[in-house]
Context: one part of a larger RNA
RNA sequence: GGCGCAGGGUGGAUGCCUUGGCACUAAGAGCCGAAGAAAGACGUGAUAAGCUGCGAAAAGCCAUGGGGAGGAGCACAUAUCCAACGAUCCAUGGAUAUCUGAAUGGGGAAACCCACACGGUGAAGCCGUGUAUCCAUACGCCAAUUCAUAACGUAUGGAGGGGAACCCGGUGAACUGAAACAUCUAAGUAGCCGGAGGAAGAGAAAGAAACAUCGAUUCCGGAAGUAGCGGCGAGCGAAACCGGAAGAGCCCAAACCGGGAUGCGUGCAUCCCGGGGUUCGGACCGCAGAAGCGAUUCAUGGAAUUUAGCAGAAUGGUUUUGGGAAAGCCAGCCAGAGAGGGUGAAAGCCCCGUAAGCAAAAAAGGACAUGACGCGGCGGUAUCCAGAGUACAUCGAGACACGAGAAACCUUGAUGGAAUGAGCGGGGACCACCCCGUAAGGCUAAAUACUCCUUAGUGACCGAUAGAGCAUAGUACUGUGAAGGAAAGGUGAAAAGGACCCCGGGAGGGGAGUGAAAGAGAACCUGAAACCCUGUGUCU
Numbered sequence: 001g002g003c004g005c006a007g008g009g010u011g012g013a014u015g016c017c018u019u020g021g022c023a024c025u026a027a028g029a030g031c032c033g034a035a036g037a038a039a040g041a042c043g044u045g046a047u048a049a050g051c052u053g054c055g056a057a058a059a060g061c062c063a064u065g066g067g068g069a070g071g072a073g074c075a076c077a078u079a080u081c082c083a084a085c086g087a088u089c090c091a092u093g094g095a096u097a098u099c100u101g102a103a104u105g106g107g108g109a110a111a112c113c114c115a116c117a118c119g120g121u122g123a124a125g126c127c128g129u130g131u132a133u134c135c136a137u138a139c140g141c142c143a144a145u146u147c148a149u150a151a152c153g154u155a156u157g158g159a160g161g162g163g164a165a166c167c168c169g170g171u172g173a174a175c176u177g178a179a180a181c182a183u184c185u186a187a188g189u190a191g192c193c194g195g196a197g198g199a200a201g202a203g204a205a206a207g208a209a210a211c212a213u214c215g216a217u218u219c220c221g222g223a224a225g226u227a228g229c230g231g232c233g234a235g236c237g238a239a240a241c242c243g244g245a246a247g248a249g250c251c252c253a254a255a256c257c258g259g260g261a262u263g264c265g266u267g268c269a270u271c272c273c274g275g276g277g278u279u280c281g282g283a284c285c286g287c288a289g290a291a292g293c294g295a296u297u298c299a300u301g302g303a304a305u306u307u308a309g310c311a312g313a314a315u316g317g318u319u320u321u322g323g324g325a326a327a328g329c330c331a332g333c334c335a336g337a338g339a340g341g342g343u344g345a346a347a348g349c350c351c352c353g354u355a356a357g358c359a360a361a362a363a364a365g366g367a368c369a370u371g372a373c374g375c376g377g378c379g380g381u382a383u384c385c386a387g388a389g390u391a392c393a394u395c396g397a398g399a400c401a402c403g404a405g406a407a408a409c410c411u412u413g414a415u416g417g418a419a420u421g422a423g424c425g426g427g428g429a430c431c432a433c434c435c436c437g438u439a440a441g442g443c444u445a446a447a448u449a450c451u452c453c454u455u456a457g458u459g460a461c462c463g464a465u466a467g468a469g470c471a472u473a474g475u476a477c478u479g480u481g482a483a484g485g486a487a488a489g490g491u492g493a494a495a496a497g498g499a500c501c502c503c504g505g506g507a508g509g510g511g512a513g514u515g516a517a518a519g520a521g522a523a524c525c526u527g528a529a530a531c532c533c534u535g536u537g538u539c540u
Base pairs, nucleotide, nucleotide: 001539002538003537004536005535006534007533008532009531015525016490017489020462021461022459023458024457025456026455027454028453029451030450031162032161039100040099041098042055043054044053046078050074051073061094062093063092064091065090066089070082071081072080105114106113107112115131116130117129118128119127120126133159134158135157136156137155138154139153140152166197167195168194169193170192171191177184181231207214208213218245219244220243221242222241228236229235249443250442251441252387256275257274258273259272260271261270262269263268281385282384283383284380285379286378287377292375293374294373297372298371299370300369301368305364306363307362309358310357315331316330317329318328320327332349333348334338340352341351342350392416393415394414395413396412397411398410402428423438424437425436426435427434477484478483497524500511501510502509503508
C1' cells in the first nucleotide's frame, strides 16, 4: 500500500411528520379615493433590533353588545401593573389618525424646505381654518373698440389617483407557418394608450326568411370543419334553422295646443318651457272614460341573511404491557352527534368540537308591502307629421368566414348629393314582380365573462431539491437602473435544557444528575452513500 472484517467520524439521503402551498366547489363581495386612497417614511413598549398592531389621544381612547377568569401580541425572562366595581379577548359603531404619496398654498433630490390671508388673543411664538389645476353652472367685472366680446374674478358642484382578472374602444408588431418567400399566416394576438362596471358590450328589426312563416339582445349544444374563402398553397371558416338557459319592454324629436323670451326693423322669424306623441303609427275628428299593469322615482314600514356567540348525548374497571393507555382483557352506554383535531402509542362516550337547535344593543342588507307617481280603450283617414350634408353615387380604405371577386350588406377619408309614406331601405352584382321592414335620436334587467378578496368545504394534489419564488421573503444578496433573486423546517410527552465535581486558557470532554431514551444535549427524530480514520486478518 491492496483486499476483507469490525468499530468510529463526517455527511444529510431515506422514512415518518406539517405550520405552507396547489387545484377546485358552494355561497358572499365585487370597488377604494380631495371626508385625502393604494403604497410607504418616521415614530409608538418599563426594558425593544425584527414582525404585528397603532399614530404625538400612538401593542392604544370612548360607547354598546357578547363573554366570564385570568391578563399586559409574536416572545417562553425580570420588574411593575390591570382584573367579579367584570379585565384581557370577540363583534358593531365612534374618536384620534405625524410626514410622504393624485398630493392640491409655493418649491422639492418623496417622507423635506419656504409662505400668505382670516380667526383664537395680544409683540414674538403657538393653535385652527383656508389658499392647486381642469370642467360644468350661476354671477360679477372688463381690453384693443362705442355697444359688446375675449380675458379676469367669485360662489357652488364635479373630476384627478390606485386596483388581480374579466369588458369596451383607439393604436398595433415580429418571431413563426407556408418545409425558401413577397399576397397570406401568426393576429387584430402580444405590447402601448383611453374608459367603464360588478359585470361590460349588445338589444326591441329600414331584421331573418321564402310564397310558409318567425318576431329584441346575449350565452350554450347541434347544424359543421358543412357552405364558402384561399399564391384554391399553408391555412381561414360562417349563417339560416333546430334544441336549451334566460325572458321585458320602453322613452324622445316632429305634427298639434298653451305660455314666455330675443331680434335697432311691429309682423314675421328663431329660441325656451309645459302639454301631446312614439310605429299592429301619431296629430286631427267621433265615441268611451275604468279595470289592470309598472324595470320609474320618492316616502314609510321592513323579511331572509351577514358581522360576536349560547347550549350540546354517552365509560368504567384492570396486581396485562408500557415512561405514558387512547392498546389488550372484562363489563357497559350514547347516537338527528361513529366529520375532524387534541390529549405521554391507537379515544363515538377525557378536552375542543360534530348532528339537530337557539341568539343581536349596534351596523350592513333590502325580499316584500302600502301610498304617491307613471302607463293604460275603440273607430275614421281629407289634411299635417314621422330624425339631411343623411340615404345614395364615384374614388380610396376597413370590417364582414368572404384575399376585388359576379361582391351585395355594414363603417367612412375625399368629391358630389336625393325622396318625403302613391315615400324610402332590404331580400348577396343588376332589373321586374312579390314579400319583409321603417334608417339617419336614446334607454333597457336576466341568462354570459372573471376572482385581488371573505366564509365554509373538497382532493386516486405536493410533503421541505416536492408544493408558491417564499412552511414565508420579494427578505439577504446582485445590478447605475429597468430588473434579477436565493438558501434555510423537526430535542423531548414535559425544559425536567444537565446543579455539583474533574481535565482544559477556551472550545470540548469525563463523571454525577434529568429523562422511556442523552448513541434525544440544542451543530439536537431517523441518520444511507461518497469521503476520512482506528483496530485486526491476509497478501506484497
The part of an RNA shown here (large-subunit ribosomal RNA, domain I) has 540 nucleotides and comes from Roseburia sp. 1XD42-69. It was read from a public genome assembly. The coordinates come from a structure-prediction model, not an experiment, and the mean pLDDT is 83. The organism belongs to Roseburia, within Bacteria. Rfam family: Bacterial large subunit ribosomal RNA. Rfam links the family to the GO terms ribosome and structural constituent of ribosome.